[in-house]
Context: one part of a larger RNA
């Protein structure tokens, strides 16, 4: 390289738009680049292959032949693909209309907890632990009321419950605004799928400035345990958690499962529309869309997957090719920096 694979052995990029490219839904025509077919022309010799002949064999050498898979010219065929041309509607999109939903943005706003202050009552302890101790308290603590004051979080509701492309999103209200379903027409008429680059979005954790700071907490300190304790355990406590604007771009970013479309037994449960029937505070029935659990058929090495595929296929795209060395060295892009991307070899088993 031809192959062969990516749920768990080495592999789906975190996610999604979209450029090039690649691939594309039905009908008639129509050219004829691909494509098929015929003729002709070339495709030097020598070699390769095959038949045959020389040198006593061979090796080499001579003849004939096939081959040269290729290109080039012409002739026609027209089923596919490509172009044109009219045309359709099953795909894709708009159009009315209807519910659902922690979907984003931005102001406001409420109640419960903690912590601190101020004031009352009260008096010796309170924390806290496996047991202590550090610690706080006669300068009145813990406790218990009332009053203020601040910062974050949203008990219940709550659900294998909804929402988003993915990170992810949970008091309650206004206002903007994204999607996605359901129904009946009507409407554009292939407008489509995937997507190398490339742009945007991206938990946490860190960066830069400039706010905020209850709680809770890396470093950090004591006191404990311990042979030792740079831990677990317990007091405190800085940065950070928090908001504003800018960076980083990474995760077991996981369904460890790339996207789209088709087709292939069923049972049943919950969301969210719709139709029909009925004996109507709700049942039965069927119909779209989504989210789970079981299960054939097929699939797997096996666990298992099973209309929400890991089954049958079809495009397109990323990846992978023994372990270690190493996701490192260098170089190259990005970054305030941390560092993050690309991405080796020598060795070695």
């Nucleotide at each position: 390289c031809u192959g062969g694979g990516c749920g768990u052995a080495a592999a789906g990029c975190g996610u999604a738009c979209g450029u090039a490219g690649g691939c594309g839904g039905c009908u008639a025509u129509u050219c004829a680049a691909g494509u098929c077919a015929g003729a002709g022309g070339u495709g030097a010799a020598a070699g390769c292959c095959c038949g045959g002949g020389g040198c006593u064999c061979a090796a080499c050498c001579c003849c004939g032949g096939a081959a040269c898979u290729g290109c080039c010219u012409u002739u026609g065929a027209a089923a596919c693909u490509a172009g044109g041309u009219a045309g359709c509607u099953a795909g894709a999109g708009u159009c009315u209309u209807g519910g659902a939903g922690a979907g984003g943005u931005u102001a406001g706003u409420g109640g419960a907890a903690u912590u601190c202050c101020g004031a009352g009552u009260g008096u010796a302890g309170a924390g806290g632990u496996g047991a202590a101790a550090u610690u706080c308290g006669u300068a009145g603590a813990u406790a218990u009321u009332c009053g203020g004051a601040a910062g974050a979080a949203c008990a219940c509701c709550a659900g294998u419950g909804g929402c988003g492309a993915a990170g992810g999103c949970g008091g309650c209200u206004c206002a903007c605004u994204g999607g996605a379903c359901g129904a009946c027409u009507a409407u554009u008429g292939a407008c489509g799928c995937u997507g190398a680059g490339g742009c945007a979005c991206g938990a946490a954790a860190g960066c830069g400035u400039g706010g905020g700071g209850a709680g809770c907490a890396a470093a950090c300190a004591g006191g404990a345990u311990u042979a030792g304790a740079u831990a677990c355990c317990c007091u405190g406590g800085u940065a950070g958690u928090c908001c504003a604007c800018g960076c980083c771009g990474u995760a077991a970013a996981c369904g460890a499962u790339g996207a789209u479309a088709a087709c292939u037994a069923g049972c049943u449960g919950c969301c969210g529309g719709g139709g029909c029937g009925c004996u109507u505070g709700g049942c039965g029935u069927u119909u779209c869309g989504g989210c789970g659990g079981c299960g054939c058929a097929g699939c797997u090495a096996a666990c298992g997957c099973a209309u929400u595929a890991a089954g049958u296929u079809a495009u397109c795209c990323g990846c992978c090719u023994g372990g270690g060395g190493a996701g490192u060295a260098c170089g190259g892009u990005c970054g305030c920096a941390a560092g993050a991307u690309u991405a080796a070899a020598a060795c070695u088993c």